A computed fold for a 72-nucleotide RNA from a Nanobdellota archaeon, annotated as transfer RNA.
RNA sequence: GGGCCGAUAGAUCAAUGGUAGAUCGCAUGCUCGGCAUGCAUGAGGCUCCGGGUUCGAGUCCCGGUCGGUCCA
Numbered sequence: 001g002g003g004c005c006g007a008u009a010g011a012u013c014a015a016u017g018g019u020a021g022a023u024c025g026c027a028u029g030c031u032c033g034g035c036a037u038g039c040a041u042g043a044g045g046c047u048c049c050g051g052g053u054u055c056g057a058g059u060c061c062c063g064g065u066c067g068g069u070c071c072a
Base pairs, nucleotide, nucleotide: 001071002070003069004068005067006066007065010024011023012022013021018055026042027041028040029039030038048064049063050062051061052060
């Protein structure tokens, strides 16, 4: 320098172009004599950045940044 893959909640990851979810963690309540476990509820996201296409973009297209991997 070039090819490919990835970037979404605190962490690990989902998500056919049509209301962004799960698990763990966190908070509250219930359960218990108390703790743990268990159960219920809740908070937490402008989906890496900038453009484009579209009625509508996490998703498609272009450019960039960062990380991983391969080639030279």
About this RNA: Model confidence (mean pLDDT): 83 of 100. Its Rfam family is "tRNA". Rfam classes the family as a transfer RNA. RNAcentral records the identical sequence in 2 taxa.